[in-house]
Molecule: RNase P RNA; transfer RNA
Organism: uncultured Nocardioides sp.
RNA sequence: GGCUGGCCGGGCGACCGCGUCGUGUGCUCCCGGAGACGGGGUCGCACGCCGAGGAAGGUCCGGGCUCCACAGGGCAGGGUGGUGGCCAACAGCCACCCGGGGUGACCCGCGGGACAGUGCCACAGAGAACAGACUGCCGCUUCGAAGCUGGGGCGGCGAGGGUGAAACGGUGGUGUAAGAGACCACCAGCGGUCCGGGCAACCGGACCGGCUCGGCAAACCCCACCCGGAGCAAGGUCAAGAAGUCCGGCGUCACCCGAGUUCUGGGAGGCACCGGGCGCGCGUGCGUUCGAGGGCGGCCCGCCCGAGCACGCGGGUAGACCGCUGGAGGCGGCCGGCAACGGUCGUCGUAGAUGGAUGGUCGCCCCCGCCGUACGGCGGGACAGAACCCGGCCUACAGGCCAGCCCAU
RNA sequence: GCCCCGGUAUCCCAACGGCAGAGGAAGCGGUCUCAAACACCGUCCAGUGUGGGUUCGAGUCCCACCCGGGGCACCA
Numbered sequence: 001g002g003c004u005g006g007c008c009g010g011g012c013g014a015c016c017g018c019g020u021c022g023u024g025u026g027c028u029c030c031c032g033g034a035g036a037c038g039g040g041g042u043c044g045c046a047c048g049c050c051g052a053g054g055a056a057g058g059u060c061c062g063g064g065c066u067c068c069a070c071a072g073g074g075c076a077g078g079g080u081g082g083u084g085g086c087c088a089a090c091a092g093c094c095a096c097c098c099g100g101g102g103u104g105a106c107c108c109g110c111g112g113g114a115c116a117g118u119g120c121c122a123c124a125g126a127g128a129a130c131a132g133a134c135u136g137c138c139g140c141u142u143c144g145a146a147g148c149u150g151g152g153g154c155g156g157c158g159a160g161g162g163u164g165a166a167a168c169g170g171u172g173g174u175g176u177a178a179g180a181g182a183c184c185a186c187c188a189g190c191g192g193u194c195c196g197g198g199c200a201a202c203c204g205g206a207c208c209g210g211c212u213c214g215g216c217a218a219a220c221c222c223c224a225c226c227c228g229g230a231g232c233a234a235g236g237u238c239a240a241g242a243a244g245u246c247c248g249g250c251g252u253c254a255c256c257c258g259a260g261u262u263c264u265g266g267g268a269g270g271c272a273c274c275g276g277g278c279g280c281g282c283g284u285g286c287g288u289u290c291g292a293g294g295g296c297g298g299c300c301c302g303c304c305c306g307a308g309c310a311c312g313c314g315g316g317u318a319g320a321c322c323g324c325u326g327g328a329g330g331c332g333g334c335c336g337g338c339a340a341c342g343g344u345c346g347u348c349g350u351a352g353a354u355g356g357a358u359g360g361u362c363g364c365c366c367c368c369g370c371c372g373u374a375c376g377g378c379g380g381g382a383c384a385g386a387a388c389c390c391g392g393c394c395u396a397c398a399g400g401c402c403a404g405c406c407c408a409u
Numbered sequence: 410g411c412c413c414c415g416g417u418a419u420c421c422c423a424a425c426g427g428c429a430g431a432g433g434a435a436g437c438g439g440u441c442u443c444a445a446a447c448a449c450c451g452u453c454c455a456g457u458g459u460g461g462g463u464u465c466g467a468g469u470c471c472c473a474c475c476c477g478g479g480g481c482a483c484c485a
Base pairs, nucleotide, nucleotide: 001406002405003404004403005402006401007400008399010365011364012363013362014361015360016359018051019050021048022047023046024045025044026043028041029040030039031038032037053383057394058393060392061391062390063389064388065231066230067229068228072301073300074299075298077227078226079225080224081223082096083095084094085093086092097111098109099108100107101106112222113221117220118219119216120215121214134161135160136157137156138155139154140153141152142151143150169187170186171185172184173183174182188212189211190209191208192207193206194205195204196203197202235322236321237320238319244278245277246276247275248274249273251271252270253269255267256266257265280314281313282312283311284310285309286308293305294304295303315484316483317482329348330347331346332345333344334343335342336341366381367380368379369378370377371376410481411480412479413478414477415476416475419434420433421432427465436452437451438450439449440448458474459473460472461471462470
């Protein structure tokens, strides 16, 4: 100077304040009781215990948990993608392989398949995929009076130039009219067979084949493996309210019957109020053995359940309790394993709010910056905050500590 | 808390992976008019929210982040 891994993320004290829980107590309400009294709740007071994070964040993955009346199969759809292992599971972690970078410690990689098929490769360039003659090289022929040189025609070439991200192996030689894997040697790649090592990915070696084959799958696709949906506003219990409806009571209005001048009696009804019970209402469409709908979100087959379902308009409530925190939990020792991790023993253990608490001030100390000879003075100390709970990933983060390793001297 | 959608010029809105991007409105200048409006002509304005990756090439495909918007409870 650098690389990697792990950890902390202000400490102590005083005062004031907030929230859950516990204990005590005051007022008040409810229940039981003849009463004394007992039990419970709201609100308040006092005391006591406890009170955010490494990311609580983004909501990107995976699970637990809850509900959907959870046979099964196929197509479609989505995800993952070197190999082996770990894990409840994963797109996570560990080890290794391959490729790339670095002097090195070490880092990075969406890292299956391009001879299964389809598609795309702009511009430039002659030609962009079993290619191609622009400039060129060469042969024959013809024109030109011969030579030099030049023009035309026919044919050969894939070497040189040039274009491009990419031009159909590289170097040297043989060969040829000129050339070319056309042929030869070596090198590089690909494919095949065999041997050795490894659980495997793969590595090393021998031989053969002139086979020389472009790239893109974060294009469609193919291959292998995996995948039900919704989410604590899940879900459950209770209360309240609203359109209405039913029952009872009382009042009032008009009607009927008997009687008949009326009062009185009986019957059925309307309206208003009070008490109680059930309980959102209306419309449209589809449907109840001719089966809506549900069990998978898009479809099909099949099986099961099945009387309601879908959409629209309007009304009311905006409450309480459970779920709600002890769980794949943390820490330490030992054993197994390179490690992730597993086993075993011991030990520890109170955040649970619901307009949402976890804070503020002061003093001393710690760290940083500025002023300053020192004492000291001033300023600052991040990112951010639980909301059902876990395992990960990613992102944000002032400052600091520890360990191992590398390079140079 | 959970679920879903979007981001291109001042505004609205196009663009098969292919010349660094098309239009309309607004703005500015001019013609017309006494002056304006209308109309016509011309012109200006973006590198696609940010960063990285795949690719010869990215507004478009993939990943991460940022910003903005929408929906939901019970009587069911």